[in-house]
Molecule: RNase P RNA; transfer RNA
Organism: Spirochaetota bacterium
RNA sequence: UUGGCAGACCGGAUGGCCGCUGCUGUCCGCAGGGAAACCCGGCGGGCAGGGGAGGAAAGUCCGGGCUUCGCAGGACAUGGCGCCGGGUAACUCCCGGAGGUAUCUCAUUGGGAUGCCAUAGAAAGUGCCACAGAAAACAGACCGCCGUCGGGAAGCCGUUUAUACGGAACUUCCGGCGGUAAGGGUGAAAAGGUGAGGUAAGAGCUCACCGCCCGUGCUGGUGACAGCCGGGGCACGGCAAACCUCGCCAGAAGCAAAGCCAUGCAGCAGUUGGGUUGUCCGUCCACAUACUGCGGGUAGGCUGCUUGAGCGCAUUGGUAACAAUGCCGCCGAGAUAGAUGGUCAUCCACGACAGAACCCGGCUUACAGGUCUGCCAUAUUU
RNA sequence: GGGCGAUUAGCUCAGAUGGCUAGAGUGCUUGCUCGACACGCAAGAGGUCACUGGUUCAAUUCCAGUAUCGCCCA
Numbered sequence: 001u002u003g004g005c006a007g008a009c010c011g012g013a014u015g016g017c018c019g020c021u022g023c024u025g026u027c028c029g030c031a032g033g034g035a036a037a038c039c040c041g042g043c044g045g046g047c048a049g050g051g052g053a054g055g056a057a058a059g060u061c062c063g064g065g066c067u068u069c070g071c072a073g074g075a076c077a078u079g080g081c082g083c084c085g086g087g088u089a090a091c092u093c094c095c096g097g098a099g100g101u102a103u104c105u106c107a108u109u110g111g112g113a114u115g116c117c118a119u120a121g122a123a124a125g126u127g128c129c130a131c132a133g134a135a136a137a138c139a140g141a142c143c144g145c146c147g148u149c150g151g152g153a154a155g156c157c158g159u160u161u162a163u164a165c166g167g168a169a170c171u172u173c174c175g176g177c178g179g180u181a182a183g184g185g186u187g188a189a190a191a192g193g194u195g196a197g198g199u200a201a202g203a204g205c206u207c208a209c210c211g212c213c214c215g216u217g218c219u220g221g222u223g224a225c226a227g228c229c230g231g232g233g234c235a236c237g238g239c240a241a242a243c244c245u246c247g248c249c250a251g252a253a254g255c256a257a258a259g260c261c262a263u264g265c266a267g268c269a270g271u272u273g274g275g276u277u278g279u280c281c282g283u284c285c286a287c288a289u290a291c292u293g294c295g296g297g298u299a300g301g302c303u304g305c306u307u308g309a310g311c312g313c314a315u316u317g318g319u320a321a322c323a324a325u326g327c328c329g330c331c332g333a334g335a336u337a338g339a340u341g342g343u344c345a346u347c348c349a350c351g352a353c354a355g356a357a358c359c360c361g362g363c364u365u366a367c368a369g370g371u372c373u374g375c376c377a378u379a380u381u382u
Numbered sequence: 383g384g385g386c387g388a389u390u391a392g393c394u395c396a397g398a399u400g401g402c403u404a405g406a407g408u409g410c411u412u413g414c415u416c417g418a419c420a421c422g423c424a425a426g427a428g429g430u431c432a433c434u435g436g437u438u439c440a441a442u443u444c445c446a447g448u449a450u451c452g453c454c455c456a
Base pairs, nucleotide, nucleotide: 001379002377003376004375005374006373007372008371009370010369012347013346014345015344016343017342018341020052021051023049024048025047026046027045028044029043030042032040033039054353058364059363061362062361063360064359065358066254067253068252069251073281074280075279076278078250079249080248081247082246083097084096085095086094087093098119099117100116101115102114103113104112105111106110120245121244125243126242127239128238129237142184143183144180145179146178147177148176149175150174151173152172154171155170156167157166158165159164192210193209194208195207196206197205211234212232213231214230215229217228218227219226220225258303259302260301261300267294268293269292270291271290273285274284275283310330311329312327313326314325315324316323317322348351383455384454385453386452387451388450389449392408393407394406395405401439410426411425412424413423414422432448433447434446435445436444
């Protein structure tokens, strides 16, 4: 330099003019409180200063804060998660590791890089494994191979010149009984693999190597696990994103939660019920001033509301995620029919996906283009 | 803003414990019936099980994501 992979960041720029919406300061006006004051807060307006969408604001898929209800609580159900260690407020998230798997590559029985993994348990139990196939989980004899029994007699054997007659050791054919899981064929899957021995034919039947299982074995590791040693011919197919078992976690609802002010209205019917958990126990409340249903009314305002698990920089600890400490560091939207825009000029690589609504941490999905960093590999050059 | 649900034939809906050819009603087409029509009878066509991945030997069904539509709340 080229190719591949991974990660981080940016998301048109600058200026002028005119708007929109909060905050701060100041001035004016209005009504009010007050004995009064340029004393107080409220409303409206002018001026000045400073702020004004995102990396996903999205999907609402997880987790938490916050609020209300409930609460001495307990049992069952239901739901979620699932290798190990750590991080965190918490998580199904993140970091590191183990094991498996895929791709690429170097090379030789291994190494390296990257991606992915709902990765506990299938020797606790239940269930399912269609079609095809002989047989599908207590395996199984269709073809084939082999043995044995019976039969036939083309070859064969005996006699004969020959036809023919007789025979059954061998080849062969048919049938019965049995052995065999090497081979064929079916299937997603056929009950360890390769090689040798062995056998009537075969077979872990035996042996070597590989694989597998077992050991409260030894060593290393916090651990998942790895290596080694010993034993066992192998007994144990797959599916738990099927029921289930084991372990851990979860009270419910959500800012239209919830608290308050103002305005306004019309009641009627039903009920041993109600207390925001699916059921039961317990417990509390009420006996109509309770609850449920129908009907009527209000459609205004305030709080919640943005300074927070916050941002930046530095140091320290840690492989990292992250944490701690420091800075007399910074304040970067808060609307309520819902602001964050329009226009002009210049420039460029000509601008994608897309718009906050209580707030955070994640995940997932969408996205024009650009910048930077790291890792791996071959080739070339120095 | 928040909380839920659904998607299968033109339309309205079933479906299951994952398996062979996914059904029903209605509509459509053709034939029969009738003098002709309706009704009736018989036969037939018509499906990206919304889409994309994953689990599995196998997915319309199980799991996740995406899209569209609908319902509820002070």